[in-house]
Context: one part of a larger RNA
């Protein structure tokens, strides 16, 4: 100094666990907000640095219920307390709720700063209270609204480019990310100007099929229907007009004349409707408000076990038992059906919140003739130049709106993939509308050939935490004595150390609090050996 062993240190692997994630199922709930949200700032404890709760009434006040011996959080001691005259703790209601934050009296570099009006006060100081942001309606007192936050779903207005086409412009990516406005628990569509094919369906969503079909395309990448079948759920209304017409305005001397106008009527395509005449009839059905069974938010009752003998400690062993609408899962000194919680089966709500059936208020109807008044206009449709359809200008129908043009009134009009006829479907330029459908950020239950601390969330631990950047933003590490602190009295060595040996508790201290297990690397220490 090398190797070998062997005993130590260091280290924090590996095993075992789990306080936490993850991923779902089935249900709740799907909003909160000027009655000031969300999120913060500051504060609040007998000492109190963080978490957590609360808000100058401050780890809390008061009521209703529930519960029944402890209790003053995470937190141990100390000190003082509370509590069967029911405390702590659970649920429901309310009371206070600073300052900032839509912030809203004005103003600001958020958590400040300066007004205003009333009361106490002495007119000051200073305390206490209150209200004026902006919009609408009102002459005013004032009443009413809106704003902002929120995970994803949705509809809408806008809208890429990598990419791919082995380049690359049309095309693709893709109406996708992304901004933006809006709304709801859902939302958007929706009651045929349809779809078919000559037979026929009968609003809308959605799913399976059709069909990777017909298509469409620098006919290259590539994009890609519809009908109709099977299913899920089912539900249809309401206006405008024609007619009628309280009531009212204008011009006018008056008769009169135009206009508005609540309300009545009325809603459809084998066409309906209005008005006239005849007939017939007093039905069905829906279905606010409010009640309202049952639901949720605290509980509650709830079968059945002993012995030995091993251990530190039995639930594991052996012996004999018993319950079971319970043998789901936790826990307890090792693996418990019968030891604790619980579990089945069963009951419960003063108060708050939800709500089915029922059902009041209102809604809801018919035949046959006549007539020819109605039945949505800058609307249909055309021309241009876009766009949307699976369809890229094609033969290119359909549907949107941007310029320009610009009809019919049911013997009308549109459609049926250029375009015309035949035939057939439908009734456009008004609007409403449960369900099947999409989603989870929050609840409650369960479940995992999901992770097990370099996993799993980024975060099992005072994590969006210390840290890092002016800032947008980035962003950790860091779990575990034992069954119970029984957390080593007292002794001794030493610096009145720090660390260690006794004794002591414990099964175990080589579990001593850098505390299960304790590999390796890497340092030492004894022996042996090699040069």
């Nucleotide at each position: 100094g090398g190797c070998a062993c062997a005993c130590g240190g260091u280290g924090g692997a590996c095993g075992c666990c789990u306080a936490g994630g993850c991923a779902g199922u089935c249900a709740g709930a799907g909003g909160c907000g000027a009655a000031g949200a969300a999120g913060g700032a500051c504060g609040u404890g007998g000492g109190c640095a963080g978490c957590u709760g609360c808000g100058a009434a401050a780890a809390g006040c008061u009521c209703c219920g529930g519960g029944g011996a402890g209790c003053c959080g995470c937190u141990a001691a100390c000190a003082g307390g509370c509590a069967u005259u029911a405390a702590u703790c659970c649920g429901g209601a309310g009371a206070u709720c600073u300052c900032c934050g839509a912030a809203u009296g004005g103003g600001a570099a958020a958590a400040c700063c300066c007004a205003c009006u009333g009361g106490c006060g002495a007119c000051g100081a200073g305390c206490c209270a209150g209200g004026g942001a902006c919009c609408u309606g009102g002459c005013a007192a004032c009443a009413g609204g809106u704003g902002g936050c929120c995970a994803a779903c949705g509809c809408a207005g806008g809208g890429a480019a990598c990419u791919g086409a082995a380049a690359c412009a049309u095309c693709u990516a893709a109406g996708u990310a992304c901004c933006u406005g809006c709304a709801g628990g859902a939302a958007a569509a929706g009651a045929a100007a349809g779809a078919a094919a000559c037979c026929u369906c009968g609003a809308u969503u959605c799913c399976c099929c059709c069909a990777g079909u017909a298509g469409c395309g620098g006919c290259g990448a590539g994009c890609g229907a519809a009908g109709a079948g099977g299913g899920a759920a089912a539900a249809g209304c309401c206006c405008a007009a024609a007619c009628c017409g309280a009531g009212g305005a204008a011009c006018g001397a008056a008769a009169g004349u135009u206009c508005c106008g609540a309300g009545g009527g009325g809603u459809u395509g084998u066409a309906g409707g209005g008005c006239c005449c005849g007939c017939a009839a007093c039905a069905u059905c829906c279905g606010a408000a409010g009640g309202g069974a049952u639901c949720g938010c605290a509980g509650u009752c709830g079968a059945a076990c002993g012995g030995c003998a091993u251990g530190g400690a039995a639930a594991g062993g052996c012996c004999g038992g018993c319950c079971a609408a319970a043998g789901a899962g936790g826990g307890u000194g090792a693996c418990a059906g019968c030891c604790c919680c619980g579990u089945a089966a069963g009951c419960g709500a003063a108060a708050c919140g939800a709500g089915a059936a029922c059902g009041u208020a209102g809604g809801u109807a018919g035949c046959g003739g006549g007539u020819a008044c109605c039945u949505g206009a800058g609307u249909a449709u055309c021309g241009c130049a876009g766009g949307a359809c699976a369809c890229g200008u094609g033969c290119a129908a359909u549907c949107c709106g941007g310029c320009g043009a610009g009809a019919a009134u049911c013997u009308g009009c549109g459609g049926g993939g250029a375009c015309c006829a035949u035939c057939c479907c439908g009734u456009a330029a008004g609007g409403c509308u449960a369900a099947a459908u999409a989603c989870u950020a929050c609840u409650g239950a369960c479940u995992g050939a999901c992770c097990g601390a370099u996993a799993g969330u980024g975060a099992a631990c005072g994590a969006g935490u210390a840290c890092c950047g002016c800032g947008a933003g980035g962003g950790a590490a860091a779990g575990g004595u034992g069954a119970a602190a029984a957390g080593c009295a007292c002794c001794c060595c030493g610096g009145u150390g720090a660390g260690g040996g006794g004794a002591g508790u414990g099964a175990a201290a080589g579990a001593g609090g850098u505390c299960c297990u304790g590999a390796a690397a890497c340092c030492g220490u004894g022996u042996g050996u090699c040069u």
Large-subunit ribosomal RNA, domain I from a freshwater metagenome, 531 nucleotides, folded computationally. Model confidence (mean pLDDT): 84 of 100. RNAcentral holds the full RNA, with entries from SILVA. Its Rfam family is "Bacterial large subunit ribosomal RNA".